[in-house]
C1' cells in the first nucleotide's frame, strides 16, 4: 500500500446470495410449582442492524465513501 473476511438485542450467532412485519440460543425480569433453592413450565422487556450517503415505492439485504477488528500478499529493515 493492495486484495479477501467480520461488524445484527448484555454475551454467542442466523438472517444477506433471491430486498418486503429483524430472528435463535444463552443471560436478564415477571408468573407457576418447592418450606425455600435448583430443575421445569409460562410470558415478558431489551435492536439508529459500525458511521454517513446513494439507489428504490421498500434496504441489515444492492451501490459508494469512512470508522473498527482479523487474515494474505507486497514494501522496508
Nucleotide at each position: 500500500c493492495a486484495g479477501c473476511c467480520c461488524g445484527u438485542a448484555g454475551c454467542g450467532c442466523a438472517g444477506u446470495c433471491u430486498g418486503g412485519u429483524a430472528g435463535c440460543g444463552c443471560g436478564u425480569u415477571g408468573g407457576u410449582u418447592u418450606u425455600g433453592g435448583g430443575u421445569a413450565c409460562c410470558a415478558a422487556a431489551g435492536g439508529u442492524c459500525g458511521u454517513g450517503a446513494g439507489u428504490u415505492c421498500g434496504a441489515a439485504u444492492c451501490u459508494c465513501a469512512c470508522c473498527g477488528g482479523g487474515c494474505u500478499g507486497a514494501c522496508c529493515a